[in-house]
RNA sequence: GAAGCAAGCCGGACGGUCGCCGGCGGCGCGGGCAACCGCGGCGCGGGAGGAAAGUCGGGGCACCACAGAGCAGGGUAGCGGCUAACGGCCGCCCGCGGCGACGCGAGGACCAGGGCCACAGAGACGAGCAAGCGCGGCAACGCGUGGACGUGAAACGCGGCAACCUCUACCCGGUGCAACACCAAAUAGGCAGGCGCUGACGCUGCUCGUCGAGCUUGCGGGUAGGUGGCUUGAGCCGCCGGGCGACCGGCGGCCUAGAGGAAUGGCCGUCAUAGGGUCGACCGCGAGGAAGACCCCGUAACAGAACCCCGCUUACAGGCUUGUCUUCCAC
Numbered sequence: 001g002a003a004g005c006a007a008g009c010c011g012g013a014c015g016g017u018c019g020c021c022g023g024c025g026g027c028g029c030g031g032g033c034a035a036c037c038g039c040g041g042c043g044c045g046g047g048a049g050g051a052a053a054g055u056c057g058g059g060g061c062a063c064c065a066c067a068g069a070g071c072a073g074g075g076u077a078g079c080g081g082c083u084a085a086c087g088g089c090c091g092c093c094c095g096c097g098g099c100g101a102c103g104c105g106a107g108g109a110c111c112a113g114g115g116c117c118a119c120a121g122a123g124a125c126g127a128g129c130a131a132g133c134g135c136g137g138c139a140a141c142g143c144g145u146g147g148a149c150g151u152g153a154a155a156c157g158c159g160g161c162a163a164c165c166u167c168u169a170c171c172c173g174g175u176g177c178a179a180c181a182c183c184a185a186a187u188a189g190g191c192a193g194g195c196g197c198u199g200a201c202g203c204u205g206c207u208c209g210u211c212g213a214g215c216u217u218g219c220g221g222g223u224a225g226g227u228g229g230c231u232u233g234a235g236c237c238g239c240c241g242g243g244c245g246a247c248c249g250g251c252g253g254c255c256u257a258g259a260g261g262a263a264u265g266g267c268c269g270u271c272a273u274a275g276g277g278u279c280g281a282c283c284g285c286g287a288g289g290a291a292g293a294c295c296c297c298g299u300a301a302c303a304g305a306a307c308c309c310c311g312c313u314u315a316c317a318g319g320c321u322u323g324u325c326u327u328c329c330a331c
Base pairs, nucleotide, nucleotide: 001328002327003326004325005323006322007321008320009319010318012271013270014269015268016267017266018265020047021046023044024043025042027040028039029038030037031036049302053313054312056311057310058309059308060307061176062175063174064173073172074171075170076169077168078092079091080090081089082088093107094105095104096103097102108167109166113165114164115161116160117159129147132145133144134143135142136141180228181227182226183225190219191218192217193216194215195214197212199211200210201209202208235254236253237252238251239250240249241248242247275296276295277294278293279292282289283288
């Protein structure tokens, strides 16, 4: 210097201006039975991602169910470790690929049982059967013995496949924030009480009782509506210590969107990067290469939080960093 391998990072910046969502502190109004909510000013600070995506695995949380064990069903599978947990991650072994750094692995058990074994081959684990030989038959052929040559991954022998059933070991209750909790109208119905009747029944009348309609008061459940759940968390950053590592511990610092028909945006200016154009020192015999200068363009890929977290997978313009890393070339 070229080509790689591995591990990470960024994914426009600054300023102005007009908005949007939500927070805190004032002020002034309004709505509602209540819970609570809305509007207009003012001030101060916050507002998408590395994957917010797929919703695939695991957990937290919530409610429901539940004595224990087993069966059924689903999942995982070398050995050891990490973790809240995992099908994730780390270390080592083995196998495969690569010259190598390194990458990949569906890596328990076919002496329990069942099933399957393409093509070729007479025959594929089961019954049968080829050449040769023997016997019988005029012959085709039959019976017995036999296991050559050849085919094939595997051939008369107890081979292979569990990315087939199965067995072994271990794990797994269900549903998801539209979970769930609180406040709570109107209307209808329910329960309890009161008033009252030209109502019905108790043979008739009165009294009384029961039932029913009407009016009325109270209670309770659910619905509309409102609020909480909601973001302080297995949290992030830095330093130190332990461990090969995943990771763990200690100390210090920080608070970093919480909407919910769903905000996180528009415009302007300056400027990186990328893109396009002109010129071009210099290098080269040449084709050509090229530092740099100026101009144009005007922010660029994948993509938009919806209870939270740990992973996996997939998408991604352009750019950056690291390594006693690997191979090759030159000196």

Source information: The RNA shown here (Bacterial RNase P class A) has 331 nucleotides and comes from a Burkholderiales bacterium. Its Rfam family is "Bacterial RNase P class A". The family's RNA type in Rfam is ribozyme. The gene name in the source record is rnpB. The sequence is in RNAcentral, with records from ENA.